This is a predicted structure of a 350-nucleotide part of an RNA (small-subunit ribosomal RNA, central domain) from a metagenome. Model confidence (mean pLDDT): 89 of 100.

[in-house]
Context: one part of a larger RNA
RNA sequence: UUGGGCGUAAAGCGCGCGCGGGCGGAUAGGCAAGUCAGAUGUGAAAUCUCGAGGCUCAACUUCGAAACUGCGUCUGAAACUACCAAUCUAGAAUGUCGGAAGGGGAAGGGGAAUAUCGCAUGUAGGGGUAAAAUCCGUAGAGAUGUGAUGGAACACCAGAGGCGAAGGCGCCUUCCUGGACGAAUAUUGACGCUUAGGCGCGAAAGCGUGGGGAGCAAACAGGAUUAGAUACCCUGGUAGUCCACGCUGUAAACGAUGAGAACUAGACGUCGGGGGUAUUGACCCCCUCGGUGUCAAAGCAAACGCAUUAAGUUCUCCGCCUGGGGAGUACGGUCGCAAGAUUAAAACUC
Numbered sequence: 001u002u003g004g005g006c007g008u009a010a011a012g013c014g015c016g017c018g019c020g021g022g023c024g025g026a027u028a029g030g031c032a033a034g035u036c037a038g039a040u041g042u043g044a045a046a047u048c049u050c051g052a053g054g055c056u057c058a059a060c061u062u063c064g065a066a067a068c069u070g071c072g073u074c075u076g077a078a079a080c081u082a083c084c085a086a087u088c089u090a091g092a093a094u095g096u097c098g099g100a101a102g103g104g105g106a107a108g109g110g111g112a113a114u115a116u117c118g119c120a121u122g123u124a125g126g127g128g129u130a131a132a133a134u135c136c137g138u139a140g141a142g143a144u145g146u147g148a149u150g151g152a153a154c155a156c157c158a159g160a161g162g163c164g165a166a167g168g169c170g171c172c173u174u175c176c177u178g179g180a181c182g183a184a185u186a187u188u189g190a191c192g193c194u195u196a197g198g199c200g201c202g203a204a205a206g207c208g209u210g211g212g213g214a215g216c217a218a219a220c221a222g223g224a225u226u227a228g229a230u231a232c233c234c235u236g237g238u239a240g241u242c243c244a245c246g247c248u249g250u251a252a253a254c255g256a257u258g259a260g261a262a263c264u265a266g267a268c269g270u271c272g273g274g275g276g277u278a279u280u281g282a283c284c285c286c287c288u289c290g291g292u293g294u295c296a297a298a299g300c301a302a303a304c305g306c307a308u309u310a311a312g313u314u315c316u317c318c319g320c321c322u323g324g325g326g327a328g329u330a331c332g333g334u335c336g337c338a339a340g341a342u343u344a345a346a347a348c349u350c
Base pairs, nucleotide, nucleotide: 004321005320006319007304008303012318014201015200016199017198020195021194022193023192025088026087027086029084030083033081034080035077036076037075038074039073040072041071042070049065050064051063052062053061054060091191092188093187094186095185096183097182098181103177104176105175106174107173108172109171110154115149116148117147118146119145120144121143125136126135162169163168206247207246208245209244210243211242215241216240220236221235222234223233258317259316260315261314262313263312266295267294268293269292270291271290272289273288274287275286276285299306300305323350324349325348332343333342334341335340
């Protein structure tokens, strides 16, 4: 490179936006660059192939033919691709109305509980464990009542339920703000899909500066256990966890399943909207659009299983894989304050 692949065997970038590139809806017309046909010029000789001839044969060689799949020029065709100009509405977008939601940011507020402190009642224990001990307590603990302070998280509702591109998002109110969906229609008229590089977002832990610190808790200390116990259990406890600003850029960042589009039996739930039947509401029934689940036919699959939310049948674009170890390592580059991240080998070995 060809071919084959990427749920679990190696393999889908964590997610999005998007320039360039690639690909791209319907109708009729033009053009003739790609495309196709014919003609013509050229495509040296030798070589190769075929038919004859010459060395006794052969290798070799001579003659003839074919071929040289290419390129140039001319003439023509117009289905497809490109281009030009035009029209359209099924893709896409915008407008109107409407309901749903833990989508995001900021500010304000709330109650329960833990902890600490003050006061009061009150007396000898409390705590903890398999059992204990360290620990707290007659300097009055624990318990109970009351008041205060402070930080973090928001029971029930809560659901296999909702929202978000992913990470993720859950007390209440207000302000600012993004997206999706439905119903009727109206407008624009292919404005689309994908995306190397690029840019942005990105759990937890970690880092920098300044705050904050109730509970929890790496490290650490002590008590147990044990042959030992640098652990599991217990008592403490610092970073951290929280806030603001900045950095890091990784996760089993998982549906281990890239994005978009078309087509292909059904059944049963559930969430949001619309319509119908009925009696205004609730419940029930039917139809329909969008999401989210379970089962299951065809088909697929090595099997497990997937199955209109495909891993089925196809199309477009991107990413990635190529035996195990060495190794996601070394060296170099880029980024970072650092930790490290990213790009990424080879010797050798089986």